RNA sequence: CGCGUAUGUAACCUACCUAUUACAGGAGAAUAGCCCCGGGAAACUGGGAUUAAUACUCCAUAAUAUCUUUGGAUCGCAUGAUUUGAAGAUUAAAGCUCCGGCGGUAAUAGAUGGACGUGCGUCCCAUUAGAUAGUUGGUGAGGUAACGGCUCACCAAGUCAACGAUGGGUAGCUGGCGUGAGAGCGCGAUCAGCCACACGGGCACUGAGACACGGGCCCGACUCCUACGGGAGGCAGCAGUAGGGAAUAUUGGACAAUGGGCGAAAGCCUGAUCCAGCCAUGCCGCGUGCAGGAUGACAGCCCUAUGGGUUGUAAACUGCUUUUCUUAGGGAAGAAACAUCCCGAUUUAUCGGGACUUGACGGUACCUGAGGAAUAAGCACCGGCUAACUCCGUGCCAGCAGCCGCGGUAAUACGGAGGGUGCAAGCGUUAUCCGGAUUCACUGGGUUUAAAGGGUGCGUAGGCGGAUUGGUAAGUCAGUGGUGAAAGCCCCGGGCUCAACUUGGGAACUGCCAUUGAAACUACCAAUCUUGAGUUUAGUUGAGGUGGGCGGAAUGUAGCAUGUAGCGGUGAAAUGUGUAGAUAUGCUACAGAACACCGAUUGCGAAGGCAGCUCACUAAACUAACACUGACGCUGAGGCACGAAAGCGUGGGGAGCGAACAGGAUUAGAUACCCUGGUAGUCCACGCCCUAAACUAUGAUCACUCGACAUUUGCGAUAUACUGUAAGUGUCUAAGCGAAAGCAUUAAGUGAUCCACCUGGGGAGUACGUUCGCAAGAAUGAAACUCAAAGUAAUUGACGGGGGUCCGCACAAGCGGUGGAGCAUGUGGUUUAAUUCGAUGAUACGCGAGGAACCUUACCUGAACUAGAAUGCUUUUUGACCGUUCCUGAAAGGGAGCUUUCUCUUCGGAGACAGAUUGCAAGGUGUUGCAUGGUUGUCGUCAGCUCGUGCCGUGAGGUGUUGGGUUAAGUCCCGCAACGAGCGCAACCCCUAUCCUUAGUUGCCAACAGGUUAUGCUGGGGACUCUAAGGAAACUGCCUGCGCAAGCAGUGAGGAAGGCGGGGAUGACGUCAAAUCAUCAUGGCCUUUAUGUCCAGGGCUACACACGUGCUACAAUGGGAAAUACAAAGGGUCGCCACCUGGCAACAGGAAGCCAAUCCCAAAAAGUUUCCCCCAGUUCGGAUUGGAGUCUGCAACUCGACUCCAUGAAGUUGGAAUCGCUAGUAAUCGCGCAUCAGCAAUGGCGUGGUGAAUACGUUCCCGGACCUUGUACACACCGCCCGUCAAGCCAUGGAAGUUGGGUGUACCCGAAGACGAUAGCCGUAAGGAGUUGUCUAAGGUAAAACCAAUAACUGGGGCUAAGUCGUAACAAGGUA
Repeated sequence: CGCGUAUGUAACCUACCUAUUACAGGAGAAUAGCCCCGGGAAACUGGGAUUAAUACUCCAUAAUAUCUUUGGAUCGCAUGAUUUGAAGAUUAAAGCUCCGGCGGUAAUAGAUGGACGUGCGUCCCAUUAGAUAGUUGGUGAGGUAACGGCUCACCAAGUCAACGAUGGGUAGCUGGCGUGAGAGCGCGAUCAGCCACACGGGCACUGAGACACGGGCCCGACUCCUACGGGAGGCAGCAGUAGGGAAUAUUGGACAAUGGGCGAAAGCCUGAUCCAGCCAUGCCGCGUGCAGGAUGACAGCCCUAUGGGUUGUAAACUGCUUUUCUUAGGGAAGAAACAUCCCGAUUUAUCGGGACUUGACGGUACCUGAGGAAUAAGCACCGGCUAACUCCGUGCCAGCAGCCGCGGUAAUACGGAGGGUGCAAGCGUUAUCCGGAUUCACUGGGUUUAAAGGGUGCGUAGGCGGAUUGGUAAGUCAGUGGUGAAAGCCCCGGGCUCAACUUGGGAACUGCCAUUGAAACUACCAAUCUUGAGUUUAGUUGAGGUGGGCGGAAUGUAGCAUGUAGCGGUGAAAUGUGUAGAUAUGCUACAGAACACCGAUUGCGAAGGCAGCUCACUAAACUAACACUGACGCUGAGGCACGAAAGCGUGGGGAGCGAACAGGAUUAGAUACCCUGGUAGUCCACGCCCUAAACUAUGAUCACUCGACAUUUGCGAUAUACUGUAAGUGUCUAAGCGAAAGCAUUAAGUGAUCCACCUGGGGAGUACGUUCGCAAGAAUGAAACUCAAAGUAAUUGACGGGGGUCCGCACAAGCGGUGGAGCAUGUGGUUUAAUUCGAUGAUACGCGAGGAACCUUACCUGAACUAGAAUGCUUUUUGACCGUUCCUGAAAGGGAGCUUUCUCUUCGGAGACAGAUUGCAAGGUGUUGCAUGGUUGUCGUCAGCUCGUGCCGUGAGGUGUUGGGUUAAGUCCCGCAACGAGCGCAACCCCUAUCCUUAGUUGCCAACAGGUUAUGCUGGGGACUCUAAGGAAACUGCCUGCGCAAGCAGUGAGGAAGGCGGGGAUGACGUCAAAUCAUCAUGGCCUUUAUGUCCAGGGCUACACACGUGCUACAAUGGGAAAUACAAAGGGUCGCCACCUGGCAACAGGAAGCCAAUCCCAAAAAGUUUCCCCCAGUUCGGAUUGGAGUCUGCAACUCGACUCCAUGAAGUUGGAAUCGCUAGUAAUCGCGCAUCAGCAAUGGCGUGGUGAAUACGUUCCCGGACCUUGUACACACCGCCCGUCAAGCCAUGGAAGUUGGGUGUACCCGAAGACGAUAGCCGUAAGGAGUUGUCUAAGGUAAAACCAAUAACUGGGGCUAAGUCGUAACAAGGUA
């Protein structure tokens, strides 16, 4: 107790049906209908007369019925039940008939259907914790079919609840359905069982059964009719209509079958049912054809494009088949009966057989003939997950997107196309559920650091619990019986052509109940034990706790004294303090707080925490003894107690320190860091608060599991070695565990018990509610919304205002510059018609450019050309081309002329060259260096960067390459789980320094000879210099010292050179989307009478200004004049030019030599010698300007260089800052070359001459290398990232109020109805009418509570390419 399941009724009812027993005699009074008279619009209704019954009443009879009294027997489950007696009382009936039968009354039993009780099970919220007065029980009465607070009177004070009462929300329950390996999770359509409901609510009547969907009464809402007086209604039955909605069908046929009701039956009724209609809604089946067919057709699409690939045997075409379709014909099963007739049997109730009759679906399924590929394919997808790829368009747009993500000019991701993939009469999307998700973990998870151990203890309930014996049988296990509806699921069969579907049988339904047995384990009962736990005795230990007393040092203050100008403080200062005497020093006094050394990696405590000494009280642990108790134990939700610091209350106290606050500094600011002060507080007593990174980020207890070392306190013998044992405190380590870091007998290992906690990040430990608190606040503790991450451990890098080691002209030590002046040159800016373009920290800026007057030239203006200015091939044609004349024009161009071929030949022609012409390839210094190749800069000539095998690690990765030394070097040595190797380093190459050999012309000239004013000028020579080939030489090889070695040191030896001798070339893996599409090459894009090409002129040379790189100077170590000495390396025929002449000179005119060790450029300069200048804007300096010239060149105006004369500016050594250089270097001095007609060259590249100073050293600045450390960085610190404010959007909290909802309470009123009461009226009577009391639906009033919606204003939160202010965090993050 609604449902499920099981069970009970000894507390019950049951019409129709079955069985059995008994009975049915007599009498009476009414009433409907019908008839008459009325009322009303209607619904309906009033009166009168008469009448029947299986309707109603009375009398008789009567039991195993009911009641009262009383006796026996048996049994059970408490009340009791069953059975058998005796006596008394009460109560019944009905007829109809076709004569076959159908009914009636009483009783018993069965069957069926119901009623009631009980056990177990049955959603969420504790931010719902207390609920309950008929409530719980009793006695009595009433009521019911029946038990019962079901109702009433009285009595008692119970009853339910943390094993979740009460309240709120949600929901019909089940068989089952979906999913899942299962356990589960979600659901409760169709079918079936139960319940509930029938416009909302209440109520009863009738009846066997209802508090009754298609009955009644009343209240209410709504709709309709009305003559306004009154009436009627209930599709959540089947169709159908409206509305709502994303969405759900026909106002069909038939009772032929199945089933139901009534009837004796015929039959009637049946929107149950059977059929048909609509819907691709689901499941199942079938088809849209099959075979052949290659010039692999055309079109389409793609490509490496004269061609190939793909669509694709696909199509066309040929042959075949006919499911389906069309048409013609045939054509079911579902039907068994009932009734009627005939026959037979028998127990005469009936049964069997035969005949006849009945089809909505439906002329449907199905069958046969004919025709003809005929009638029939779509949807989604193609970046990965996930099967399937290309082109075009677009250009962070348009758009896609399930997640990751795609799109910013080469998109397999957007849109289209071709092609492909998947499924297919469907396909895809959306929503929901399960799965995957061991991602709520029973099966089957976790909590050191990822989310998660309570701050700690005591302890209640609960959970769990040592050994032995006996008993019981609740759990447990086994057997048996009942039940677990049917359908469904599963298995085996059957029927529709198959299947879906349907059907027979079986299994299953894991459950519940009952019964019998077992006794190991758990439990319970009884008894015992000592090992768990505790007690006792004797000791030991300690900053354990509480209260009192005492102590010294320091600090501060006060007093006195000495003493004088500062003290104090900081990175540096200032505020402050001091001549009214500070600081400092000495003495004395007072105050409060904290206890140096010992002191430790120590000790004690449950945790928080505890430190001078001492006394008192008190708690604990451990050890030894093994005497006592005998499981007394463990854990512990709630509960109670304790609980750092800060904070609060009251009263004290206040030395030092010190939030707030004030001042001084710092700073861009500085509400900070630093300094000077300083209140609360810190201290004490009492009372609160109750939180911490309350951390070992590790709950408590028990057992087990290798070792080593240290240490504290005991014990064992006598001992400070040593050793054993017990309890602690630590470090390292094995197995094992762990994501790893790590843990490892003090576990994070292996097991057991109990508690607490977790479930993505943010919102948020927030809001609301509640409890606590004086407050501050604490505890408990969400949601909306938002993101695709947040997080842990470790790895490799990068970075650090981290550490260590080392290097570099990095600093330092020096020398000389730049930055100031004038000029040259490049850049920016500005200007311009154009001032072409590129390069922009280091790594752009005397760079591309190693040479802009035209050209170059890319720019601008103007004027022209269009297959074009150049080249190749090709078609046709001409015969030349070249050269040359004229006109126009700025030229280009345009126009008109003159002149004019060659070679071979078979004489047809062919070839070469050139012009014109046709076609194919144009052209572009236009764009993209972020599509590219190549080349280059830089880190950096820094010493690094990697690989194979092995080993280690789950892995990323590591090892090797780290370590100890050493080096210029990852150079070498030693060590080592590494052993080797590669690219780099070094060496090999070139120049240079020494020597040797060879060879001597154009070079050289010592000796010999000749000759000249003089000269290798000549003969000659190879000795020397030199030239240019080859070789030698340098290797820490030798010595000493140090060192294991590698190697290092030495004023060492030797040597031309000594520790890489000096210089060059040489540039690892890579970094900077570094530079270059304008050297070149090249993809894509753009352009094609122009962005191409040609020409003239202009511009690139502009000029208020800013910057870089240089030159010349500012002078006397100088300037000028004169004289004079010594190089190297180069260049030269469109050239270098000796020499001569002219010119002041630039140069010009002549002219020899040289294609170069021969000749020339060519004079080297600084230097040396002599003279002048005498510190001045100069005899410094040379800009600028005027004049006159020379040269190159078609051409020097814009815009060249040089020469001469004249002019004679700034500048007197350069602010902040900054650059180069370590030896033949810096500095200084000339010489040459490339480019080039000439030259703006003071630039660049070479060459030689003269020729220094300094380096203590690595603290600092910059850059780099290695090791290590931290990291929230990985676009890698130019990183990441926080908060306010401003703007937009979104959800949400509070809020004066406003609105709505449901529930409960109190009071008022109270229909129908029920139960009572009742003298008058009716009735022979039973009884009724009427009146009245109680209860009650609805309604009303009132005060609260709860929930929801909304609201001016207000609070925070979240999200949003480029807003503002700072820089809090990440590195020692610049104050951890």